Small-subunit ribosomal RNA, central domain from an uncultured prokaryote, 350 nucleotides, folded computationally. The RNAcentral record of the full RNA draws on ENA. Model confidence (mean pLDDT): 87 of 100.

Context: one part of a larger RNA
RNA sequence: CUGGGCGUAAAGCGCGCGUAGGUGGUUUGUUAAGCGAGAUGUGAAAGCCCCGGGCUCAACCUGGGAACUGCAUUUCGAACUGGCAGGCUAGAGUAUGGUAGAGGUAAGCGGAAUUCCUAGUGUAGCGGUGAAAUGCGUAGAUAUUAGGAAGAACACCAGUGGCGAAGGCGGCUUCUUGGAUUGAUACUGACACUGAGGUACGAAAGCGUGGGGAGCAAACAGGAUUAGAUACCCUGGUAGUCCACGCCCUAAACGAUGAGAACUAGGCUGUCUGUGGAUUUAAUCUGUGGGUAGCGAAGCUAACGCGAUAAGUAGACCGCCUGGGGAGUACGGCCGCAAGGUUAAAACUC
Repeated sequence: CUGGGCGUAAAGCGCGCGUAGGUGGUUUGUUAAGCGAGAUGUGAAAGCCCCGGGCUCAACCUGGGAACUGCAUUUCGAACUGGCAGGCUAGAGUAUGGUAGAGGUAAGCGGAAUUCCUAGUGUAGCGGUGAAAUGCGUAGAUAUUAGGAAGAACACCAGUGGCGAAGGCGGCUUCUUGGAUUGAUACUGACACUGAGGUACGAAAGCGUGGGGAGCAAACAGGAUUAGAUACCCUGGUAGUCCACGCCCUAAACGAUGAGAACUAGGCUGUCUGUGGAUUUAAUCUGUGGGUAGCGAAGCUAACGCGAUAAGUAGACCGCCUGGGGAGUACGGCCGCAAGGUUAAAACUC
């Protein structure tokens, strides 16, 4: 250097954008860097290899050849890769008309429920459990009626439904805004793919400052249970959960499956969303796109299973793995207010 892998055995970065780099559609001309062919020079000798010779053989010595796969110069070739110049439209993108959607941000509004407050009715219990007790209640609770306040979440619709790069997103209305998809034309003309570093986003918990605080509820207190019970159960209850701004940057961040393109049964059954055609105008039939589910041929796989949304076939790019423990730890660096994160060993041991 080549050779193996990454759904579940070790292994896909949480997810985008994008720099360098790597790779790159079709065609014409040109060039000749890569590439191919020839020539020349060089590639010391010895050694290795082949054919001989000499010591009786061999080791050993010795003659010739080959080899030295390389380097330099030079001549020629032009298929492929690259460079340069010109063209093309199938990749990519733009314009234009529609469509669906919990995609994002901000503002406003709504009803049910819960708790609390006030007032009325009303009387002895309520609550809670396996059973109880702590707790609340004659200072009038629970229940019920009326009024008021507050905060948080949005029943039904609701769906292996939708949208988003992922995290995630669900009452209604409005402003604003991103993306997707589809129809028919026109335009640009390879503008593409991936992406080390870099950078944006990134659930929950946690942190800082200031608000808010109904319900729930780590910690904590009490009551039970128990041999004990620092728990499970019950009564309370503070951070927190909510908002604004700023941090943190981690998750079984999961499809445990990197992103993009091509090909292979596009065979069967749904579903969401565009669009075309047909007639018998219907819960109709049929075609064509884009998503999303369930089966399944070939193939793959250790098996389970995957199977056009591949884990099949072939190719370009990135990331990662190399026995278990020690250890995602120590030390150092970087980041952070901290908590800690990230990068990341070794001794030793089996």